[in-house]
RNA sequence: AGAGUUUGAUUAUGGCUCAGGACGAACGCUGGCGGCGUGGAUAAGUCAUGCAAGUCGAGGGCCCCGCAAGGGGACCGGCAGACGAGGUAGUAAUAAUCAGGUACGUACCCAGGGGUCGGGCAUAGCUCGCCGAAAGGCGGGGUAAUUCCCGAUAGUCUCGCAAGAGUAAAGCCAUAUAUUUAUAUAUUGGUCGCCCCCGGAAUGGCCUGAUCGGUAUCAGCUAGUUGGUAAGGUAACGGCUUACCAAGGCUAUGACGCCUAGGGGACCUGAGAGGGUGACCCCCACCGAUGGGACUGAGAUACGGCCCAUACACCUACGGGUGGCUGCAGACGAGAAUAUUCGACAAUGGGCGAAAGCCUGAUCGAGCGACGCCGCGUGGAGGAUGAAGUGCUUCGGUAUGUAAACUCCUUUUGCCAGGGAAAAAGUUAUUGAUUGUACCUGGAGAAUAAGACGUUGCUAAACUCGUGCCAGCAGCAGCGGUAAUACGAGUGCGUCAAGCGUUAUCCGGAAUCAUUGGGCGUAAAGGGUGCGUAGGUGGCGAUGUUAGUCUCGCGUAAAUCUUUCGGCUCAACCGAGAGGCUGCGUGGGAAACGGCAUUGCCUGAGGCCGGGAGAGGUUUCUGGAACUCUAAGUGUAGCGGUGAAAUGCGUUGAUAUUUAGGGGAACACCAAAAGCGAAGGCAAGAAACUGGCCCGGUCCUGACACUGAAGCACGAAAGCGUGGGUCGCGAAUGGGAUUAGAUACCCCAGUAGUCCACGCCCUAAACGAUGAUAACUAGAUAUGGGGAGUAUCGACCCUCUCCGUGUCGUAGCAAACGCGUUAAGUUAUCCGCCUGGGUAGUACGGCCGCAAGGUUGAAACUCAAAGGAAUAGACGGGGACUUGCACAAGCGGUGGAACAUGUGGCUCAAUUCGACGAUAAACGAAGAACCUCACCAGGCCUAGAAAUCCAGACGAAUACCUGCAGAAACGUAGGUAGUCGCAGACGGCUGGACAGGUGCUGCAUGGCUGUCGUCAGUUCGUGGUUUGAACUGUUCCCUUCAGUGGGGUAACGAACGCAACCCCUGUUGCCUGUUAUAAGUGUCAGGCGAGACUGGCCCCACACGGGUACGUCACAGAUUGAAGAUUAAAGAUUUAAGAUUGAAGAUUAAUUUUUUCAAUUUUCAAUCUUUAAUAUUCAAUUGUGGUUUUCCGGUGUGGGGGAGGAAGGUGGGGAUGACGCCAAGUCAGCAUGGCCCUCUGACGGCCUGGGCUGCACACGUGUUACAAUCGCAUCUACAACGGGACGCAAUGCCGCGAGGCGGAGCAAACCCUUAUAAAGGAUGCGCCAGUUCGGAUAGAAGUCUGCAACUCGACUUCUUGAAGCCGGAAUCGCUAGUAAUCGCAGGUCAGCUAUACUGCGGUGAAUACGUUCUCAAGUCUUGUACUCACCGCCCGUCAACCCAAGGGAGUCGGUGGUGCCCGAAAUCUCGCCUCGUGCGGGCCUAAGGCAAAAUCGAUGACAGGGGGUAAGUCGUAACAAGGUAACC
Repeated sequence: AGAGUUUGAUUAUGGCUCAGGACGAACGCUGGCGGCGUGGAUAAGUCAUGCAAGUCGAGGGCCCCGCAAGGGGACCGGCAGACGAGGUAGUAAUAAUCAGGUACGUACCCAGGGGUCGGGCAUAGCUCGCCGAAAGGCGGGGUAAUUCCCGAUAGUCUCGCAAGAGUAAAGCCAUAUAUUUAUAUAUUGGUCGCCCCCGGAAUGGCCUGAUCGGUAUCAGCUAGUUGGUAAGGUAACGGCUUACCAAGGCUAUGACGCCUAGGGGACCUGAGAGGGUGACCCCCACCGAUGGGACUGAGAUACGGCCCAUACACCUACGGGUGGCUGCAGACGAGAAUAUUCGACAAUGGGCGAAAGCCUGAUCGAGCGACGCCGCGUGGAGGAUGAAGUGCUUCGGUAUGUAAACUCCUUUUGCCAGGGAAAAAGUUAUUGAUUGUACCUGGAGAAUAAGACGUUGCUAAACUCGUGCCAGCAGCAGCGGUAAUACGAGUGCGUCAAGCGUUAUCCGGAAUCAUUGGGCGUAAAGGGUGCGUAGGUGGCGAUGUUAGUCUCGCGUAAAUCUUUCGGCUCAACCGAGAGGCUGCGUGGGAAACGGCAUUGCCUGAGGCCGGGAGAGGUUUCUGGAACUCUAAGUGUAGCGGUGAAAUGCGUUGAUAUUUAGGGGAACACCAAAAGCGAAGGCAAGAAACUGGCCCGGUCCUGACACUGAAGCACGAAAGCGUGGGUCGCGAAUGGGAUUAGAUACCCCAGUAGUCCACGCCCUAAACGAUGAUAACUAGAUAUGGGGAGUAUCGACCCUCUCCGUGUCGUAGCAAACGCGUUAAGUUAUCCGCCUGGGUAGUACGGCCGCAAGGUUGAAACUCAAAGGAAUAGACGGGGACUUGCACAAGCGGUGGAACAUGUGGCUCAAUUCGACGAUAAACGAAGAACCUCACCAGGCCUAGAAAUCCAGACGAAUACCUGCAGAAACGUAGGUAGUCGCAGACGGCUGGACAGGUGCUGCAUGGCUGUCGUCAGUUCGUGGUUUGAACUGUUCCCUUCAGUGGGGUAACGAACGCAACCCCUGUUGCCUGUUAUAAGUGUCAGGCGAGACUGGCCCCACACGGGUACGUCACAGAUUGAAGAUUAAAGAUUUAAGAUUGAAGAUUAAUUUUUUCAAUUUUCAAUCUUUAAUAUUCAAUUGUGGUUUUCCGGUGUGGGGGAGGAAGGUGGGGAUGACGCCAAGUCAGCAUGGCCCUCUGACGGCCUGGGCUGCACACGUGUUACAAUCGCAUCUACAACGGGACGCAAUGCCGCGAGGCGGAGCAAACCCUUAUAAAGGAUGCGCCAGUUCGGAUAGAAGUCUGCAACUCGACUUCUUGAAGCCGGAAUCGCUAGUAAUCGCAGGUCAGCUAUACUGCGGUGAAUACGUUCUCAAGUCUUGUACUCACCGCCCGUCAACCCAAGGGAGUCGGUGGUGCCCGAAAUCUCGCCUCGUGCGGGCCUAAGGCAAAAUCGAUGACAGGGGGUAAGUCGUAACAAGGUAACC
């Protein structure tokens, strides 16, 4: 320190399991010694018996013994029985721990001061009497004290401001003297007491703070409750108690309730932080059968005291009494389980006593238990023939193993004998339970002493046999179904060792609750969203302060722990010193950080002003398209719907079409990866009201902030309530289809609903499966909304900037996928949530809801996994591309008939066996009458029919021939032969090793074979990528029959396949030559070569390269033209105004003013025209760039054509079969491991006969046909491959024929088969019929082979003359010398059931548009929950059995309270009285009773769900587009 386990493999997540340590342990096997420790954890269950608390005569009287001294006894009295010892029931705080405080007490002890005087009344014992079984009690009488009471005294004590008042005592012993009979008195002393006061020591009481379990499925609790006043009470404060007054007190920092539990020092574990525990030892608390209570006392509400109640037990004379081992032993009980009814007060300590001393189950010791820790031993050295035995074996050997034997030593321990401590400290003396112990010395003698568990991996250590998913093992994974290193045994080996294993429990490993030290996109996990309380956290400065923080000093049991020494021979154990005990308290100091207080700032946040975008929200109004309905018109037979249909609608006129009107719902185009909103969500248009956001200005406030349990609000769809509305759509429902079924998918209808108003519900895959806020960390690009800059008249463009929304991507992160300034990066703060899967978001409880249901939310039980991402395959009723007689196009068949043959089935004594989709079925079998032969029946043999070796005896053993019986084998009789020889050979016989087996396992195997498939694939080395499995290469583009070739390319090369090399065939040159031929010659045969290849020509397509032009797009600049716009100028026109002149009217004193008209002129404005300028747009032209098309020539690849040529694009055919798949086939070709049979009537061997040939039936493969493209008859041509001596056999003769007689020739280019080869050709007949088609079947007569043709051969002749007239669904072969058709030969073989098989030649076609579909195959890609790989996986109901939990009419029990009734003892109080331990009453309470609730548990008919269990039923939901995408 890690390891095993999810997968075909990988990675991460995640649980389970293991290795370590520990223990008050228990169980199994085993067991030598010692030391030190330790030992009733369960029934705080019950206890027989003994002991565990007494002591004092120097307090008192009495009795007994004794001469006395002295001793003993009960009683009164004093002190002690409140300690010690035991237990852990209760107690979550009246406890404990740590640290403080004081309103208090204190017997014994210590120090100091003072005192101790005078009287008196009783009573036990005793005695007398009485009651009772006993325990015990009552009455009368008399009596003592260190018993009790009264009085006196009181500088200190108490009360009180003071004055003053109040309060005590006991004596005893010793000695001597005096008086004295004794007694008694006085004095002195006491290392004896008593009383008062003060102080101390030590020890208690009380109070305060902090800490100290679980549970919120316990959220509100509380009436003496909280406080005050007064009184009482106490040693003392205090609601401690009572009366009155007030209404408080506690609580999410968890009150109250429930469950559990004594607490600490410490102990175990751990690196530590932690986690667990609270045995032994120490401290504290509490308890003493259960409950209550007081008394005494310094102290108790008292373990071995008292009273009462209750339960239990015992005694009893039945009236009544007695008792409390959770003291030491011991007993019973329950339990997996825990010791002796031991010794001693010698030591240490305690009580009493003046002391001696007494008591002490405290204690010290011993006994029992391997219960634990520690130490020692069971011998040491030598010893190889590597003994025997045992195990294994490849039979050679090897292991046990120097181990033993044997030789030489030693004596720890144990045994025997002798000696013999310390612990003893008291001045001397006396005193040791342990104990004749420890220790020392001597003696005999290897003598008295080794096991347990494991041995597949984790995990150190393996072989054989047995067993055969059985028996069993197992901590996890998992072993066991005939070759088990995993079960059982043996042997070996491994590890520990007086122990070893197992079980229970705790910590660790587990970073698997993570403070140290984890997570939340997809593995478990972000709340549906916002607002917001408490809380947590908080910007930049200054000042002050210091409970946080830091530092120093002091205080704070022992033991334990660490370390250094020391003591037992070592160690465990024990002692001493030092350190530590991380905490708490107290005192001093510091002020960076944090807190608090004060003060300031503007950058966080907010406000204000000016703009802006938007399906943000609410309400109202309006609109058009579509749909539907109504009315009317036109119009006629269909419409509608589907894969195809039908239901449906329609002659009462639909659909279609036109017009008018009504109705409700939803808003096409715009529209976008777009916008807005906190989320849900939001879309016609308009108006009103209204929320948020962004930008700019930098005017205001001055940290006002962030987050956010609780709470509040919002929250799709569906659903609920009330009332409306309802065109379309449309759960439910009806009908029609589909289907094996179809409560579905499809179709026709259609209710709720969908819409509106109001009120509920509150959940979603409410998803970005990604909480909010702030900061930082490359960019590129697109888009929505603002702003600024340059420039401009302005806009556009360009640049910058803020806010949003997307895509790609750096660093970084991440298991990977991926994320990446809108983070899943780097940080900070806060909230929510997770901790294996299932059970289960279920049950119970609470809260909410009208309901539906929501929210919160387990356990028992069960599994060893569940799940994420990615990888390689396989698969898909996924996709793309490609190929194949795969389809299509053709030709001929099969399926129908008869027969042959094989198979199944049936039958049988046996019908031997194997092969079973493709890849069994004219297959093994290239030939079953016997043999073959393996099957059946029967008769026989047993070392065997055949083989090898050894030993023995025999060479009249035996072999052959002929007889006999027999079915034969075999048996038997006669005859003939009957050895060679040195060893020995040969032959049979006997005995022994062994043979033999077509018996089993092809799932133990070799070899061989089938199939995918002659498909083009399958891999490797190095390099590269990835955490890795893996990938790349082998992908991509073009091409090929081909992973064939080329190009490109993180790959470069290579291997097995492909191709080629080999054989046959087609053309040809040369050489040789049997045969043929008269010869030459050379058909032909063999050998060596040639020839074809990627060659040459033409055309087309593609790729690369170059150039040009056209079209188009973009950009740039210039020119031209056009258009409109703007500006300027000029001109013209018009209007208006002003000025001047004139005229007229009115007016004025006026030639003043005013109005109107006319003329002239100026200005402005408008319009028109012209010119110029500017910019924009359009068109044309030019240039550049991109793209497409076209052109050119070259290269490469492919296609097409023609030439030459015997042959042309692999010429045709064969052989050749990659990595692998199917546990494919074969143990019956052969070989072979293992198993089985065999001297026992065989699964071995021999023989005869039978069977493999059996026949209602089904299937496969074939033959012959159904006829005229034919049949028959006659005549007539042309082959090739082959075979031949146990053979082929000619000529000739006989027979209708099969064949017979006979035998020339030939070991073969010679002879034979062989001849007439058949189809073909010629002629004739048949004329469409069951026929002159077809030949089955049957009869008769024969031939041949063979020991033998009955079962069961072939052939011949004559006769017979069946089915069948071209074949349903379906299905097979073939692309050229092929299909089809025709005959011939061979092997096997005595013969043959050959129509089969293997070859040979003759004649000799048709068709292929094309790849949609079927099948098969290949490559790439995609999905996957498959990997035994879709013949996969897998879901739910039902049926059977088992298990746990919940509900449940109820029933039973526990717990804590409440109300009421009753009410003991006792305190307190009151009354009475005979004055007593009296009687009675009251208050209050324990226990008990009644009642209604609460809560926890047990049990329960029944019903429901859950989990589990090799092979049950029904379907097929999910995983592929899972066949209706899935899911919420």
This is a predicted structure of a 1528-nucleotide RNA (small-subunit ribosomal RNA) from an uncultured bacterium. The coordinates come from a structure-prediction model, not an experiment, and the mean pLDDT is 80.